[in-house]
RNA sequence: AGACGGGUGAGUAUAAUGUGGGAAUCUGCCUUUUGGUUCGGAAUAACUCGGGGAAACUUGAGCUAAUACCGGAUAAGCCCUUACGGGGAAAGAUUUAUCGCCGAAAGAUGAGCCCGCACUUGAUUAGCUAGUUGGUGAGGUAAUUGCUCACCAAGGCAACAAUCAAUAGCUGUUCUUAGAGGAAGACCAGCCACAUUGGGACUGAGACACGGCCCAGACUCCUACGGGAGGCAGCAGUGGGGAAUCUUGCACAAUGGGGGAAACCCUGAUGCAGCGAUGCCGCGUGAGUGAAGAAGGCCCUUGGGUUGUAAAACUCUUUCGUCGGGGAAGAAAAUGACUGUACCCGAAUAAGAAGGUCCGGCUAACUUCGUGCCAGCAGCCGCGGUAAUACGAAGGGACCUAGCGUAGUUCGGAAUUACUGGGCUUAAAGAGCUCGUAGGUGGUUAAAAAAGUUGAUGGUGAAAUCCCAAGGCUCAACCUUGGAACUGCCAUCAAAACUUUUUAGCUAGAGUGUGAUAGAGGUAAGUGGAAUUUCUAGUGUAGAGGUGAAAUUCGUAGAUAUUAGAAAGAACACCAAAUGCGAAGGCAACUUACUGGGUCACUACUGACACUGAGGAGCGAAAGCAUGGGUAGCGAAGAGGAUUAGAUACCCUCGUAGUCCAUGCCGUAAACGAUGUGUGCUAGACGUUGGAAAUAUAUUUUUCAGUGUCGCAGCGAAAGCAUUAAGCACACCGCCUGGGGAGUACGACCGCAAGGUUAAAACUCAAAUGAAUUGACGGGGGCCCGCACAAGCGGUGGAGCAUGUGGUUUAAUUCGAUGCAACGCGAAGAACCUUACCUACACUUGACAUGCUGAGAAGUUACUAGAGAUAGUUUCGUGCCUUCGGGAACUCAGACACAGGUGCUGCAUGGCUGUCGUCAGCUCGUGUCGUGAGAUGUUGGGUUAAGUCCCGCAACGAGCGCAACCCUUGUCCUUAGUUGCCAGCCUUAAGUUGGGCACUCUAAGGAGACUGCCGGUGACAAACCGGAGGAAGGUGGGGACGACGUCAAGUCAUCAUGGCCCUUACGUGUAGGGCUACACACGUGCUACAAUGGCAUUUACAGAGGGAAGCGAGACAGUGAUGUGGAGCGGACCCCUUAAAGAAUGUCGUAGUCCGGAUUGGAGUCUGCAACUCGACUCCAUGAAGUCGGAAUCGCUAGUAAUCGCAGGUCAGAAUACUGCGGUGAAUACGUUCCCGGGCCUUGUACACACCGCCCGUCACACCAUGGGAGUGGGAUGCAAAAGAAGUAGUUAGUCUAACCUUCGGGAGGACGAUUACCACUUUGUGUUUCAUGACUGGGGUGAAGUCGUAACAAGGUAACCCUAGGGGAACCUGGGGUUG
Repeated sequence: AGACGGGUGAGUAUAAUGUGGGAAUCUGCCUUUUGGUUCGGAAUAACUCGGGGAAACUUGAGCUAAUACCGGAUAAGCCCUUACGGGGAAAGAUUUAUCGCCGAAAGAUGAGCCCGCACUUGAUUAGCUAGUUGGUGAGGUAAUUGCUCACCAAGGCAACAAUCAAUAGCUGUUCUUAGAGGAAGACCAGCCACAUUGGGACUGAGACACGGCCCAGACUCCUACGGGAGGCAGCAGUGGGGAAUCUUGCACAAUGGGGGAAACCCUGAUGCAGCGAUGCCGCGUGAGUGAAGAAGGCCCUUGGGUUGUAAAACUCUUUCGUCGGGGAAGAAAAUGACUGUACCCGAAUAAGAAGGUCCGGCUAACUUCGUGCCAGCAGCCGCGGUAAUACGAAGGGACCUAGCGUAGUUCGGAAUUACUGGGCUUAAAGAGCUCGUAGGUGGUUAAAAAAGUUGAUGGUGAAAUCCCAAGGCUCAACCUUGGAACUGCCAUCAAAACUUUUUAGCUAGAGUGUGAUAGAGGUAAGUGGAAUUUCUAGUGUAGAGGUGAAAUUCGUAGAUAUUAGAAAGAACACCAAAUGCGAAGGCAACUUACUGGGUCACUACUGACACUGAGGAGCGAAAGCAUGGGUAGCGAAGAGGAUUAGAUACCCUCGUAGUCCAUGCCGUAAACGAUGUGUGCUAGACGUUGGAAAUAUAUUUUUCAGUGUCGCAGCGAAAGCAUUAAGCACACCGCCUGGGGAGUACGACCGCAAGGUUAAAACUCAAAUGAAUUGACGGGGGCCCGCACAAGCGGUGGAGCAUGUGGUUUAAUUCGAUGCAACGCGAAGAACCUUACCUACACUUGACAUGCUGAGAAGUUACUAGAGAUAGUUUCGUGCCUUCGGGAACUCAGACACAGGUGCUGCAUGGCUGUCGUCAGCUCGUGUCGUGAGAUGUUGGGUUAAGUCCCGCAACGAGCGCAACCCUUGUCCUUAGUUGCCAGCCUUAAGUUGGGCACUCUAAGGAGACUGCCGGUGACAAACCGGAGGAAGGUGGGGACGACGUCAAGUCAUCAUGGCCCUUACGUGUAGGGCUACACACGUGCUACAAUGGCAUUUACAGAGGGAAGCGAGACAGUGAUGUGGAGCGGACCCCUUAAAGAAUGUCGUAGUCCGGAUUGGAGUCUGCAACUCGACUCCAUGAAGUCGGAAUCGCUAGUAAUCGCAGGUCAGAAUACUGCGGUGAAUACGUUCCCGGGCCUUGUACACACCGCCCGUCACACCAUGGGAGUGGGAUGCAAAAGAAGUAGUUAGUCUAACCUUCGGGAGGACGAUUACCACUUUGUGUUUCAUGACUGGGGUGAAGUCGUAACAAGGUAACCCUAGGGGAACCUGGGGUUG
């Protein structure tokens, strides 16, 4: 010397740090100045000889030196002082040149101390403090100070956040940002703190000391068990932990530090190298030409496109790298770790050098295949359930590039904590209201001061960083130099407008006074009448009461009703109102007493006395609580009766607390204008309350204070507000910051309790919310329509049968259609076929299409086997066109492309169809309004069948729909008369024939009907009502015709079609069976139940259709179905074809019948290859149910319903079905209350998949976080004690003791020991606090299609909600008061 340098950030919220000041200090080495450096003494290491110990180490004796130690002298200056005096220093070495030493005064450097300001979060931390705050004295320190002690006083800090708790080294700066801010404090630099944990001092100029000492604790190591040793948060390195962080390198060459007089030594400071794409910067992986647009890949509409000038090929270059050669600067004389490095030259070769992410939107970049809500993706939205640009792969593309992507973190965007720069009526947010403390803010004039403010000057704001300029490494990153800046703090000077302070005034704010005045303002006492209930008495008799309807209940023991009287309590009709008063809650009969506030007028007084208001205090509906009264009515709870699936409700009958009074609590409401208080300013209009003034005395004008409605500017997301602001400003307070969890838990305060106030987090979601818009919906409203109801007529539902469906059955009972809008539907007709189904037998380029090759006409006769398809044999047959080459059909054989599929998906589709609905609607352009979605038009007043028309109107026009145009029917006319017709003439049995075309009819063309005319109503309109004329009258009747759209409606089985699937079968053929089954259920029909009828006989009148593989006449046969036969007719000619009901006569006589005809037996006819399963019809016989149909339900408004028959399509045959036709031919409609459906306007909405919507709570199950919890285990800490190592200080009887003094005895002084005080570890007791855990338990959240109900959204079916109380499985219900959202 080691206190520097190097490391780390544990502690520390102030004893730190930053910045600016200050006075009571020290400072080795260094610089300057000055004065000294003299005379003596006693020891001791080393060393020598011994002892002890394993070791560390220790010990005895002896010798010796010093710049080591001690004493004396001297003192310029120094220190002390009672100012007289007293005290105190040194060290020498040496070659004579220097280096030292001592005292003192300065400087520089470094350090210590004090003060102002700044410096994280929490109030669910509000009181903290006894050396605490101050004083006096003493001690102590280098120095000030309670730093320490004694005594005295009772102070000190704190809402401008003390104390406590949590977290944290501070700063220059770094990142981000337009800035203000926000976040951070790695590297570099300044300061602080620490060095295994805690305590302590020693030495020293400096430490209470990282590589020093002592003690205590934990840990590690050595040991002979007695005892010892250690401290990487120095550099490397090891282990552990972890997602993760390097070499046990070289050198002191440079820079710097220490020692030394120097040589030199030390220096893991430092300079270098190594490792790491960790960051920043720079460079490369090649450049040019190159279309046959190669090959390969991928896609494809099969044409091509793309990868792509990309590659290959040719030409060129050599950075980096490699090899060879040269070779610095860093070094002032010598000295180079880096290093043969930087750099330079030469050589060879395109050679050694490209990846990562992404391609649905945000966000630049797209296709194919695979997969099929799987596998998976995902930052947010979201993708994937058979056509995925979203998963995986491929091709292609986009971006960045030695990187790329991911994850974490910070700022930004975020005006999303808003100082710059936000809000609070309804989105989150105005305290329930007032008074008032602190605080904040504050009228006007003058003067002074100068705190804020402004200017100037000075100091400081370390360097680095940022910025600017210049320079140096080839550039850059980086570095160097200079400048600017550091927005801050301090000091001095100056200014005086504003704020502030002081002083003196003023009157416009505020208050007081005087005179008036309105009022449900408050408190107390008294009084009043009406009503209700009860009681008493009378009259009177059978009901009363209550409801949607009832019952519980009261009443013959006399109710209800009525009359009279009495009692009690509560509330105050009319007046009464947009009214008045009050701070709010709230206040209502009348009188009296006391009392608060307001307003107006007059301007007399005070002279800023004001506004707001954290804490604080008071008031504060209803319910509720306590004590004592009171109790008529009402009435939570409770009881009973109803309703209901249930009804812990709504309704009814009772009824307890309560409601009332007094006193005391509670302190909350949708305590609302969801709008804090105060002040000023900013168009009006019309009401109303209380004053005042003026006059033209009026339905007047002006003004102040209230209270309402409308409205401009302005504001607002809009709705809306608008002098009573939600406008424009100022002052102050309160509050908000996504939804849920939650106004909850814990803590604290308040309360008798109920509970109130304050008030989180974990976790979870991607929304929650406001206002408005369009729809849809409503057990909302208004207007209107419809066989929708009503008024009528006839049915269905009961029977038998037919037919379709479900179900069941079956080998199969093929498939589809399923509320209206499936069910006599696809099917206008299943014995085979059809046919798709089942069984069995067959075929495989196929039953069918195209292409290729070969052969053959095509075809046809017969036989055999077989159920047949088919197989085998066999007879006849050589055709058509031709340019003579061949060609076109057709058949057979073969191989492949392919055929084929009534297999799946109608939720991949086209087309077609149904339905709302023949309802009157649906839209567009331009304009206008609105921020916008959108609105207007299209709404309104009338009218219509109609968005039909008229009028009005910020709309004006237009389109698709309506209507009309089309067909048919009703009247007339013209034309035309055969197969039609016949008035007159002629003639017949007969329009049969002559004749005629007038009539009917036929079928072409026209006319006619338009609210055209008249009257009335209406708005001078549209239109409606009535009438005339007319065949027909207000769309004449009927039909065709179906807007924008809805239902993922129906159909892949009419057809077409994407995709998927089958390919000796899911294709094709054949035979038989099935679609026809049958306990049953439903739909649609037919026939009936009878006398308005049945039967028998006689008799009259249609229309519209069909007919050639057809209709089939007359005639004959048969009881009949039908047969034989075949005239006529492709039709106004012939046939089907007798229409039936009707009319006339007879019979039956109310009966299961002379009703009804099912079923069954027998016999037949017809069709057909074939009537067994399974056809229709005929005759004989049989003769079931059924006597008019429960709940319920259908059709129809006029030539309609009802009733009667006829025809046609399909079809070989087979209608009770379907489609048409005519005959006979009604009843009723007051009307729109109700049911159903629809249209328009309006209203509410929490619905938008649109009410078949949405949605609440309990319960059950699973998971998650959390509160309580007997406790249990850690951490921190307060208080009271115990304890007392080392050390320091004090004391000291003991022991020891060289220097000095000595009278030689000793003394002074010192050391050891002992002891006292302080004190670390440690221990005990008792509190506080925090973390973890805990049987059990509370609620919360989230979950798949669980259970129970239906509370809310519409009048949500009892309007909802708020506070409160009681009750209940649950949502909830009920009472009281309040709100309108």